Bacterial RNase P class A from a soil metagenome, 388 nucleotides, folded computationally. Its mean pLDDT, the model's own confidence on a scale to 100, is 76.

RNA sequence: AGUGGACCGGGCGGCCGCUCGGCAGUGUGGCUUCACGUCACGCAGCCGAGAGGAAAGUCCGGGCUCCAAAGGACGCAGUGAUGGGUAACGCCCAUCGACCGCAAGGUCCGGGAUAGUGCAACAGAAAGCAAACCGCCCGCCACAAGCGGGUAAGGGUGAAACGGUGAGGUAAGAGCUCACCAGCGGGCUGGGUGACCAGCCCGGCUAGGCAAACCCCACUGGGAGCAAGACCAAGCAGGGAGCAUUGCGGCGCAAGCCGCACGGCAACGGUCCGUUGCCGCACGACUUCCGGGUAGGUCGCUAGAGACGGCGGGCAAUCGCCGCCCCAGAGAAAUGGUCGCCACCGCCGCGCAAGCGGCGAGACAGAACCCGGCUUACAGGUCCGCUU
Numbered sequence: 001a002g003u004g005g006a007c008c009g010g011g012c013g014g015c016c017g018c019u020c021g022g023c024a025g026u027g028u029g030g031c032u033u034c035a036c037g038u039c040a041c042g043c044a045g046c047c048g049a050g051a052g053g054a055a056a057g058u059c060c061g062g063g064c065u066c067c068a069a070a071g072g073a074c075g076c077a078g079u080g081a082u083g084g085g086u087a088a089c090g091c092c093c094a095u096c097g098a099c100c101g102c103a104a105g106g107u108c109c110g111g112g113a114u115a116g117u118g119c120a121a122c123a124g125a126a127a128g129c130a131a132a133c134c135g136c137c138c139g140c141c142a143c144a145a146g147c148g149g150g151u152a153a154g155g156g157u158g159a160a161a162c163g164g165u166g167a168g169g170u171a172a173g174a175g176c177u178c179a180c181c182a183g184c185g186g187g188c189u190g191g192g193u194g195a196c197c198a199g200c201c202c203g204g205c206u207a208g209g210c211a212a213a214c215c216c217c218a219c220u221g222g223g224a225g226c227a228a229g230a231c232c233a234a235g236c237a238g239g240g241a242g243c244a245u246u247g248c249g250g251c252g253c254a255a256g257c258c259g260c261a262c263g264g265c266a267a268c269g270g271u272c273c274g275u276u277g278c279c280g281c282a283c284g285a286c287u288u289c290c291g292g293g294u295a296g297g298u299c300g301c302u303a304g305a306g307a308c309g310g311c312g313g314g315c316a317a318u319c320g321c322c323g324c325c326c327c328a329g330a331g332a333a334a335u336g337g338u339c340g341c342c343a344c345c346g347c348c349g350c351g352c353a354a355g356c357g358g359c360g361a362g363a364c365a366g367a368a369c370c371c372g373g374c375u376u377a378c379a380g381g382u383c384c385g386c387u388u
Base pairs, nucleotide, nucleotide: 001387002386003385004384005383006382007381008380010342011341012340013339014338015337016336018050019049020048021047022046023045025043026042027041028040029039030038031037052364056375057374059373060372061371062370063369064225065224066223067222076221077220078219079218080217081095082094083093084092085091096110097108098107099106100105111216112215116214117213118210119209128162133155134154135151136150137149138148139147140146163181164180165179166178167177168176182206184203185202186201187200188199189198190197191196229299230298231297232296238290239289240288241287242286243284246261247260248259249258250257251256262280263279264278265277266276267275268274306325308323309322310321311320312319313318345360346359347358348357349356350355
């Protein structure tokens, strides 16, 4: 200078708060004849716990839950070298091939283009199976011009023009022929689990690109998601059953009103008596039961493909065994604010220096059923391997 990977993402303390759990209190209310007790809600106290490496995007894969479901075919979607890991994957590891890099290393939607259909701007004569613009050669013509024919070796165009070099050959040329090389196809041998690699022989000499175009081949795939889903259950509505006793007097046509007595409730009061107030017949805004079920509540809910440590297998991804630990579970959503000291970084001043002093900055971002990945964001910092 570069390349690959692992990790941290401030620390300690004071004060004031937030969420959840526990403990022992206390207040109110319910149950209970009362007390004790118990339940619910609240208050203050003490103790304990309280976001991330991505909690994010919601892009893949699984667990879990409900719904659906004989089997097959078509269709649709996805994946696409080989071997392994895994609960699974489009993820990871190792390897192969192609390309990039001096190297360490990196990148790749990496099956099939002799199944078929199709596409290729501009330029160029010609873009897929052949093709003659210039040039070269031959013929007609006295030459030239012109016309006809041959030629893909030379020029020019293009991202791409149908192998390369040399020799023979020819009118000029051409895999037309030959040698070597490259490439393709077939066969054999050896190595590898395999993708594939190495070598030898034969063939016709040459076959272009694009499948992130349709398509073909192989493999995989039911749908919806914790607002899943389960339980309890006000009020309103619905259904079943139950339910009648105030008296007298006065006024009034009546509805009803007033007085006295009786009954009930409440307040005052330590209690009784008492006093005061309200109510007294109402098929209903009544009592009770029932099913479904809204609001609301409870569960699902966090002990798990779990964290840490050790040993062992494996190149690795990762797997096995042992030990030890419990690490947010709220429900519109808590995990915060402030101050001091220290550490880190930047700037300024002093100092020969070590250092001292002052000022300032600190990112991306916030769990919401859980987990494995991928991708994206990120101030600042630490460590390790390797290459030149």